[in-house]
C1' cells in the first nucleotide's frame, strides 16, 4: 500500500521564523502583503486507541499515541432514489483493525 469497520451540521488560536499561494479534485463562491503554504514554540478543541468503573450496553477521564483548531467534507459535480424538499452512494478526510 489494497483491503475492512467507524464518524464527518457541534467544538477549538497566538506568537515567531517564511514570503504567495491556499480552501484533495473540477467549477462556483471565498481565504490571503490587515501576511497564503509550510517549520517551530505555546495554548485549546475532541476524544478514534488509551485509561477508570461496568458481564455489558454504557458513563467517565484526559498523563500518553493520533488527529483537528475559516466558511457544513464551503457549495455543486462525477452513481441512483425523489414532483420537489431533499436521501443514499462514490469521492475525500480522520481514526482502530490489516500484511
Nucleotide at each position: 500500500a489494497a483491503c475492512c469497520c467507524a464518524u464527518c451540521a457541534a467544538g477549538a488560536g497566538a506568537g515567531a521564523g517564511g514570503g504567495a499561494g491556499g480552501g484533495a479534485c473540477u467549477g462556483a463562491c471565498c481565504c490571503u502583503g490587515u501576511g497564503a503554504a509550510c517549520u517551530c514554540u505555546c495554548g485549546g478543541c475532541a476524544a478514534c486507541c488509551g485509561c477508570u468503573a461496568g458481564u455489558g450496553a454504557u458513563a467517565g477521564u484526559a498523563a500518553g499515541g493520533u488527529g483537528c483548531c475559516a466558511a457544513u467534507u464551503u457549495c455543486a459535480g462525477a452513481a441512483g432514489c425523489a414532483a420537489a424538499c431533499g436521501c443514499u452512494a462514490a469521492a475525500g478526510a480522520u481514526g482502530a483493525g490489516g500484511a